[in-house]
RNA sequence: CCUCGCGGGAGAGAUCGCUUUCGGGCUUGUCGUAAAUCGACAGGUCCGCGGGCGGCGCCGAAGGAGCAACCGCCCCCGGAAACUCUCAGGCAAAAGGACCGCAAGGG
Numbered sequence: 001c002c003u004c005g006c007g008g009g010a011g012a013g014a015u016c017g018c019u020u021u022c023g024g025g026c027u028u029g030u031c032g033u034a035a036a037u038c039g040a041c042a043g044g045u046c047c048g049c050g051g052g053c054g055g056c057g058c059c060g061a062a063g064g065a066g067c068a069a070c071c072g073c074c075c076c077c078g079g080a081a082a083c084u085c086u087c088a089g090g091c092a093a094a095a096g097g098a099c100c101g102c103a104a105g106g107g
Base pairs, nucleotide, nucleotide: 001106002105003104005102006101007100008099013056015055016054017053018052019051020050022048023047024046025045026044027043028042029041030040031039032038057091058090059089063087064085065084066083070079071078072077
């Protein structure tokens, strides 16, 4: 330095609109059926857990990019971060997670 295992490990809307699978409530129609408060199917509408697309707001600790100061004596040029940007990623929990500790294997 790399790989694997265990433990720890932050921030930021459980946001809004459209749409959709599933589940549920209400309701309409048809049918079972002669009639139903029962059941089936189809439609309308509302609610909930998720998925997709988009809007606005926000976060920095996968990855990526940048360098005023600093370092390479100075310029040029080059260089790192937990700094800066927010492309990517993320904004309940879970997962992920830079980094830290322990143990094992390899170089």

A computed fold for a 107-nucleotide RNA from uncultured Azospirillum sp., annotated as Glycine riboswitch aptamer. Lineage of the source: Bacteria > Pseudomonadati > Pseudomonadota > Alphaproteobacteria > Azospirillum. The model forms 85% of the base pairs in the Rfam consensus. The prediction has a mean pLDDT of 76.